[in-house]
The RNA shown here (transfer RNA) has 71 nucleotides and comes from a bacterium. Its Rfam family is "tRNA". The same sequence occurs in records of 3 taxa.
RNA sequence: GCGGGUGUAGUACAAUGGUAGUACACGACCUUCCCAAGGUUGAGACGAGGGUCCGAUUCCCUUCACCCGCU
Numbered sequence: 001g002c003g004g005g006u007g008u009a010g011u012a013c014a015a016u017g018g019u020a021g022u023a024c025a026c027g028a029c030c031u032u033c034c035c036a037a038g039g040u041u042g043a044g045a046c047g048a049g050g051g052u053c054c055g056a057u058u059c060c061c062u063u064c065a066c067c068c069g070c071u
C1' cells in the first nucleotide's frame, strides 16, 4: 500500500428500515435482627461525519480505532 472483518449501557452479548433488548453491575424500595440470597422498580448505549429514505443502529460513501490476510 491492497483486501476482509468487528465497533451497541460500566462489562459481556442480542436484534431489527418503524419505541434498541437480555444478563451481570449501579440507585431506590420490599423481605431479614444484620449480611448474603430473593422480589419489584429506575437511570444508563447503536465509534464519528455525510447521503438515500416519510423514517437509518440497519442501506450507501468517507473517516477513526482494533483484528486478520496479502504485498
Stems, first nucleotide, its partner, number of pairs: 001070007010024004018054001026042005047063005